Description
Predicted 3D model of a 79-nucleotide RNA (c-di-GMP-I-GGC riboswitch aptamer) from a soil metagenome. Its mean pLDDT, the model's own confidence on a scale to 100, is 90. RNAcentral holds the sequence, with entries from MGnify. It matches the Rfam family "c-di-GMP-I-GGC riboswitch aptamer". Its Rfam clan is "c-di-GMP_I riboswitch clan". Its family is annotated with cyclic-di-GMP binding in the Gene Ontology.
[in-house]
RNA sequence: CGACAAAGGCAAACCGGGCGUGAGCCCGGGGCGCAAAACCACGGACCUGUCAGCGAUGGCAGGUGGCCGGGUUACCGAA
Numbered sequence: 001c002g003a004c005a006a007a008g009g010c011a012a013a014c015c016g017g018g019c020g021u022g023a024g025c026c027c028g029g030g031g032c033g034c035a036a037a038a039c040c041a042c043g044g045a046c047c048u049g050u051c052a053g054c055g056a057u058g059g060c061a062g063g064u065g066g067c068c069g070g071g072u073u074a075c076c077g078a079a
Base pairs, nucleotide, nucleotide: 001077002076009034010033014029015028016027017026018025019024032066038072039071040070042069043068044067045064046063047062048061049060050059051058052057
């Protein structure tokens, strides 16, 4: 750096069960996709709860890594 390669891996929506006030998470089924769709909430973004405020908005506590950036690690070796 990323193949009409090889061995594999992960698993969207949706469904069932469970947890959570919620965003969402876990397990099973299921595959939309992914060359890091492995790990990390550091920055941004978005989402949730709560408090303040006429409102705009802000504070606090959470969530999303398959939103982006960044950091760390990893299989293969064509062009």